[in-house]
RNA sequence: GCUUUCGUGGCUCAGUUGGUAGAGCGAUUGAUUCGUAAUCAAUAGGUCGUGGGUUCGAGUCCCAUCGGAAGCU
Numbered sequence: 001g002c003u004u005u006c007g008u009g010g011c012u013c014a015g016u017u018g019g020u021a022g023a024g025c026g027a028u029u030g031a032u033u034c035g036u037a038a039u040c041a042a043u044a045g046g047u048c049g050u051g052g053g054u055u056c057g058a059g060u061c062c063c064a065u066c067g068g069a070a071g072c073u
Stems, first nucleotide, its partner, number of pairs: 001072007010025004019056001027043005049065005
C1' cells in the first nucleotide's frame, strides 16, 4: 500500500425483507430476612464509531473517514 471483517446502554451480544432499538450480566429503589447473600418486582441508562447521501422512513442500503483484528505484498 491492497483485501476482508468488526464497531449498538457500564460489560457481553441480538436486531430477519428498511417501519421509529432489545436481552443477559451489572447499577439503583422496593419487597422478603434479625442482618447479609440469594430470590422476586420495578426504575434509570444507548438517537447504533464519525460525517455525508438515497428514501415518506436507515442500526440495516451507498460513499468517505476514524479505530480494532486478520490476510496478501
This is a predicted structure of a 73-nucleotide RNA (transfer RNA) from [Bacteroides] pectinophilus ATCC 43243.
The source organism's lineage runs through Bacteria, Bacillati, Clostridia, Eubacteriales and [Bacteroides] pectinophilus.
The sequence is in RNAcentral, with records from ENA and Rfam.
It matches the Rfam family "tRNA". The family's RNA type in Rfam is transfer RNA. Its family is annotated with triplet codon-amino acid adaptor activity in the Gene Ontology.
RNAcentral records the identical sequence in 3 taxa.